The RNA shown here (small-subunit ribosomal RNA) has 1488 nucleotides and comes from a metagenome. It matches the Rfam family "Bacterial small subunit ribosomal RNA". Gene Ontology terms of the family: structural constituent of ribosome and ribosome. Model confidence (mean pLDDT): 84 of 100. The sequence is in RNAcentral, with records from SILVA.

[in-house]
RNA sequence: GGCUCAGAAUGAACGCUAGCGGCGUGGAUUAGGCAUGCAAGUCGAGCGAGAAAACUGGUUUCGAUCAGUCGGUAAGGCGGCGACCUGGUGAGUAUAAGGUGGGUAACUUGCCCUAAAGUGGGGGAUAACUCCUGGAAACAGGGGCUAAUACCGCAUGUGGUCUUUUUUAGAUAACUAAUUAAGAUUAAAGGUAUUUAUAUCGCUUCAGGAUAGGCCCACCCCCGAUUAGCUUGUUGGUAAGGUAAAAGCUUACCAAGGCUGCGAUCGGUAGCUGGUUUGAGAGGAUGGUCAGCCACACUGGGAUUGAGAUACGGCCCAGACUCCUACGGGAGGCAGCAGUCUAGAGGCUUCGGCAAUGGGGGAAACCCUGACCGAGCGACGCCGCGUGUGGGACGAAGCCCUUCGGGGUGUAAACCGCUGUGAGGAGGGAAGAACGCUAGAAAGGUGAUUUCUAGCUUGACGGUACCUCCAGAGGAAGCCACGGCUAACUCCGUGCCAGCAGCCGCGGUAAUACGGAGGUGGCAAGCGUUAUUCGGAUUUAUUGGGCGUAAAGGGCGCGUAGGCGGUUUGGUAAGUCUGAUGUGAAAUUUUCACCGCUCAACGGGGAAACUGCAUCAGAAACUGCCUUUCUUAAGUGCGGAAGAGGUGAGUGGAAUUCCUGGUGUAGCGGUGGAAUGCGUAGAUAUCAGGAGGAACAUCGGUGGCGAAGGCGACUCACUGGUCCGUUACUGACGCUGAGGCGCGAAAGCGUGGGGAGCAAACAGGAUUAGAUACCCUGGUAGUCCACGCUGUAAACGGUGCACACUAGGUGUGGGAGGUAAUUGCCUUCCGUGCCGUAGCAAACGCAUUAAGUGUGCCGCCUGGGAAGUACGGCCGCAAGGUUGAAACUCAAAGGAAUUGACGGGGGCCCGCACAAGCGGUGGAGUAUGUGGUUUAAUUCGACCAACGCGAAGAACCUUACCUGGGCUGGAACACGAGGUAAACUCUGUGAAAGCAGAGGUGCUCUUCGGAGUAACCGUAGUGAGGUGCUGCAUGGCUGUCGUCAGCUCGUGUCGUGAGAUGUUGGGUUAAGUCCCGCAACGAGCGCAACCCUUACCCUUAGUUACCAGCGGAUAAUGCCGGGCACUCUAAGGGGACUGCUUCGGAUAACGAGGAGGAAGGUGGGGAUGACGUCAAGUCAGCAUGGCCCUUACGUCCAGGGCUACACACGUACUACAAUGGCCGGUACAAAGCGUUGCCAACCCGCGAGGGGGAGCUAAUCGCAAAAAACCGGUCCCAGUUCGGAUCGGAGUCUGCAACUCGACUCCGUGAAGCCGGAAUCGCUAGUAAUCGCGGAUCAGCAUGCCACGGUGAAUACGUUCCCGGGCCUUGUACACACCGCCCGUCACACCAUGAGAGUUGGUUGUACCAGAAGUCGUUGGGCAAACCCUUCGGGGAUGCAGGCGCCUAAGGUAUGGCUGAUGAUUGGGGUGAAGUCGAAACAAGGUA
Repeated sequence: GGCUCAGAAUGAACGCUAGCGGCGUGGAUUAGGCAUGCAAGUCGAGCGAGAAAACUGGUUUCGAUCAGUCGGUAAGGCGGCGACCUGGUGAGUAUAAGGUGGGUAACUUGCCCUAAAGUGGGGGAUAACUCCUGGAAACAGGGGCUAAUACCGCAUGUGGUCUUUUUUAGAUAACUAAUUAAGAUUAAAGGUAUUUAUAUCGCUUCAGGAUAGGCCCACCCCCGAUUAGCUUGUUGGUAAGGUAAAAGCUUACCAAGGCUGCGAUCGGUAGCUGGUUUGAGAGGAUGGUCAGCCACACUGGGAUUGAGAUACGGCCCAGACUCCUACGGGAGGCAGCAGUCUAGAGGCUUCGGCAAUGGGGGAAACCCUGACCGAGCGACGCCGCGUGUGGGACGAAGCCCUUCGGGGUGUAAACCGCUGUGAGGAGGGAAGAACGCUAGAAAGGUGAUUUCUAGCUUGACGGUACCUCCAGAGGAAGCCACGGCUAACUCCGUGCCAGCAGCCGCGGUAAUACGGAGGUGGCAAGCGUUAUUCGGAUUUAUUGGGCGUAAAGGGCGCGUAGGCGGUUUGGUAAGUCUGAUGUGAAAUUUUCACCGCUCAACGGGGAAACUGCAUCAGAAACUGCCUUUCUUAAGUGCGGAAGAGGUGAGUGGAAUUCCUGGUGUAGCGGUGGAAUGCGUAGAUAUCAGGAGGAACAUCGGUGGCGAAGGCGACUCACUGGUCCGUUACUGACGCUGAGGCGCGAAAGCGUGGGGAGCAAACAGGAUUAGAUACCCUGGUAGUCCACGCUGUAAACGGUGCACACUAGGUGUGGGAGGUAAUUGCCUUCCGUGCCGUAGCAAACGCAUUAAGUGUGCCGCCUGGGAAGUACGGCCGCAAGGUUGAAACUCAAAGGAAUUGACGGGGGCCCGCACAAGCGGUGGAGUAUGUGGUUUAAUUCGACCAACGCGAAGAACCUUACCUGGGCUGGAACACGAGGUAAACUCUGUGAAAGCAGAGGUGCUCUUCGGAGUAACCGUAGUGAGGUGCUGCAUGGCUGUCGUCAGCUCGUGUCGUGAGAUGUUGGGUUAAGUCCCGCAACGAGCGCAACCCUUACCCUUAGUUACCAGCGGAUAAUGCCGGGCACUCUAAGGGGACUGCUUCGGAUAACGAGGAGGAAGGUGGGGAUGACGUCAAGUCAGCAUGGCCCUUACGUCCAGGGCUACACACGUACUACAAUGGCCGGUACAAAGCGUUGCCAACCCGCGAGGGGGAGCUAAUCGCAAAAAACCGGUCCCAGUUCGGAUCGGAGUCUGCAACUCGACUCCGUGAAGCCGGAAUCGCUAGUAAUCGCGGAUCAGCAUGCCACGGUGAAUACGUUCCCGGGCCUUGUACACACCGCCCGUCACACCAUGAGAGUUGGUUGUACCAGAAGUCGUUGGGCAAACCCUUCGGGGAUGCAGGCGCCUAAGGUAUGGCUGAUGAUUGGGGUGAAGUCGAAACAAGGUA
């Protein structure tokens, strides 16, 4: 810093499940289309006319007809009122809406209320009806009759209106109200009841009220600037028209205005609000139900009627769609209630009733009312209840787990005793009802009317709520989760599969993460999931964030608007504060010891609140405004000062290069090394002269100047800024600064110059696997100048500007003052550095030049990538710059610091690490192990740290492998019970195992009956067995780093923390060994020492060892007596500790030398292996979890194989010879081993060996000869008298058995090999090298392994390099830790996106055409009852049709803008376990 979760909410949907009730709620998508029914009528007390059917009666020619009842009823009509309410929806609308507060002196208002005044007298029509005509229908036309509360004159005029006029009050721009006078003009309708005169309902005029509206104003009210300019009736005026009413509302004329960065215009989205939801709040999101307002009614336009509409269930026109049609023409509008289709994850009954509330009509009864009240459906939500309750085992069964002991489910169940909510059955049974009607009474004017009494009547819900009884635990629990976040764990299955997953992440054979089970946790008639909103998220930060390095300071300045602003006086009252009034609808919210449903949800009542707006009054500190001061901000003057500040002109010397000439000769140059290049046509070198361009060494400095970029030779001219001193002047004139303007490195561009050196591109030479690079030789643009453009940089102090305040110390540049001082010292102002306190900071660090503390203003940031990209705009000649997204994708990206690891970083140090030496390996032959190949099998494991390893010994066995033959509770073993008597011998068959059979009987005790016993047999049982898998489930053991010097802890201290310190530093050591120092002080595991062995001495003890002296014996010998002195043996001691000394060192540790000593600085060797690393090795040594096999993956047997062989590797042996081979002779060890054994003497054999048998359970006997060495002889450099492989033959020994496949002996044969390429190993002293001896294993088999002694060297200057390691430090993008990480192209797949010839939609502008219905205007020759005149013919007035005109919807043409879809092809981007090519970055990343 982002992502994610836990909370609350919903008009929800989906999955699983579901007992009851109450209260709410239910088409959010398609303002898509709709069948059917209903949703607005009513009034006969406004008016005219008036049935049919049926019934009764009469007549009858039986066809019918007449009268009455129904009935003045139904249906239809004129007229009145209503239909503008109610109900639905949210398409449009960002303002002509809405909210809040105002205004209307600019207005209207049917029904209602109050007051006043009237209601006289006439007239002519018309529908219904009837007749006719047209039409399919819808319907239309014509003739005739008639009424009114329909229509029209006249009269009257309280009053109203208009004109003129008088006075007063209020507004002020015109005006309003009242008043005076005159004139003009203007009304009406009747009905009903009856006691006949009234009452009542109406009608007309006017005034007031109430209600309901119209219009106007202010404020509030989403996103986009990649929408910056918009506007011509536009803004204002005059006049006229128009409206209920102000107004460009409309028209003509005049003026040229109006809006806009406080966002106009344009585009997108959206009904607004009370509220709802969330939140601590501030805010955010939202506007479903309920309530207020608005808009709409198929889409667009229009008017009519009316008090009111531009009218959802009216009309006209145009359009789309649907339906009917006789094709001529017509009809329709569910966004009313139900219902249907479509689309959709998704939302109900074509219900009952007007009983209540409300509405319309009516005098009323009453009628109508899908408003409404109710019921139905849906767990959609909220609330409530139930599914029982008490007892009941150390605890049933089942299931699960198990360490097999047990534990869990679990008082849970069973069982016993109770209760009765709800469901069921039966009975009872409210409230919601008031009104109304009839009768009576009282008051009242004998009234209207009101009140009272009595009676009658009205309930959809409703089989209601509620109460009682009956019966009986009976019919009523699920869902999700259990790795962490997050409460809750085990088993089985699966095996990176199937699957899970909100994030992190689980799953590759032991999954608490998948699936199932048991258990547990949570909620509960619900539980989970999905979607959305707020929260957490201070993650847009007003409350409440940031910008040195994490994202983020503009490259720098000047300056406009804006924001902010020193001091003082007075005023004002806009902001501010206080009080009051009005309003802020109701509902909602909060609250009440409130009330009603049994509680609650829900409902009723009261209060509070609604943080807002307006008005009035007051206050005057602060801000603002007006005004008056001040000087400290800021500026000016005066006197001084420093400077690579800028611009222009001129001048200078050094150097490079070139040219000319001289001298001079073979090279020069360049590199890691070379080459290209230059040079005998004379280079390089050197001397002299000349030309030209660019840059200015030394001084030169974390020195100076500038706003930044930047500025460096010298002189002159012009010019900007700064600092110091003084305190004369002005008096807030200031700070910042969106837009704007200017400056702005390098590179680049244009035009013209110039061009010495350097040097992209380019060429050549090298390097290299390649080398389009690094290195070298050349070299063009460019670099330079003038003018113009570009406008960006890591334009960095990665730190915006200004002001104020907040410890110091120490340098340095410029100035001033003091002191009087040989160079100085002190004070002060302005710059420029370092260190550092407080403070700040994630840390690093900053720290009076702040990243501290504050103020003001500007710019910028909000996860990484895509991307500073695309599109659009602006700028640019271009290159490009500036502004600047999204889709998609990831769960990170990033900063600072820490510990490690690493570096072709640094420093110090060590090691047979190199070097110095000696000897080997690698070449040959053989042995042996491995790989590979082969095979029926060549059993398995081990790979720096495997490879003469496991294996201290494969002919059978071993043996695990293969082939074949057998066995199946098993081949072996243990326990227990039984039996026989063992053992043993033999036969058949067979390859054997095995199978079948025969013989045979012990020992001990005995009371002679028997008992016991090892052993065997066959049988039941229990536990079988497996070298099958997993060393990546493990124990144990081992290897390796490494016998390297390290690894840690306690307390303390430091740090927010990881951690650090100690353990670092200076010395020293083999060593973290020791000393010194030190915020450390101590301690542990390691080192060392203690242990064993070896080297010297002493003591003790002398047999089997020994023999000096004494004695004896022998051919000879410790052979014997004897001895314990020596050697030796084996037990205990001593000794070596830098103890002594000289020097060095820090007076230390320690080191160098010396003495003494057998031994000297750890004396030599061994044992001993810290914390840990490598999932190192081993399930085949053993043990062991899990899995697998169980007439086989177990077990027995025979044979074979592990011994194969083109080849490759490791380890050894033997050699290649003369330092040798061979022959002969002669010496000297140590350490071991031996009764299933070692085996002497002696005999036989050339020999291996055979015979023989003494001795020895071992310091006694044996193996046993040591060999090299030494002495003598021979060979004479050759494939040999070297070498011994191989092969032939003959034997010996072991062993059931030497064919595959043993060792040895003898005779013969006599291979390769003449010292070994690249490379590589061991060793620093009794070591290497060389020589033999012994042992384990073992019947036999040794060139291997382990051990022993004999002979016995060379070399180490030294630490540059290779390898490994230790410590400190540094860098890091590594932490699986460099065998790390990681970049780009290409190839493949998928995804979104840009461009694209275009194509196709939507929307909108402009110009024009055309123009329905309709208002208005005009005309009106046609037509016409009311009034007037009339000579009765007619005329007038008025009206209508029709015509014309303006405006105008849909439509059309042309041309633009914006926006979407699509498009061959194309561009980049993203993502994708194991593709290609390289190796760009991270270490000095190998060219920083």